This is a predicted structure of a 73-nucleotide RNA (transfer RNA) from a Clostridia bacterium. Lineage of the source: Bacteria > Bacillati > Bacillota > Clostridia. It matches the Rfam family "tRNA". Its family is annotated with triplet codon-amino acid adaptor activity in the Gene Ontology.
RNA sequence: GGGGCCGUAGCUCAAUCGGGAGAGCACCUGUCUUGCACACAGGGGGUAAAGGGUUCAAAUCCCUUCGGCUCCA
Repeated sequence: GGGGCCGUAGCUCAAUCGGGAGAGCACCUGUCUUGCACACAGGGGGUAAAGGGUUCAAAUCCCUUCGGCUCCA
């Protein structure tokens, strides 16, 4: 320098074909306990890596950039 894959909640990851952004763990509150933990009930948290484009509508399609992994040279 070129090719491929990936970037979504604090962490690990889903989301069949473009149409309601979600799970587990973690965090907060309450119940329970002498207290803690466990369990149960409820709750908060996302500029979807960044910018632009297409579309009535984009995490999803297209372009550019950034970062990570990997292959080739």
Model confidence (mean pLDDT): 82 of 100. The same sequence occurs in records of 2 taxa. The RNAcentral record of the sequence draws on ENA and MGnify.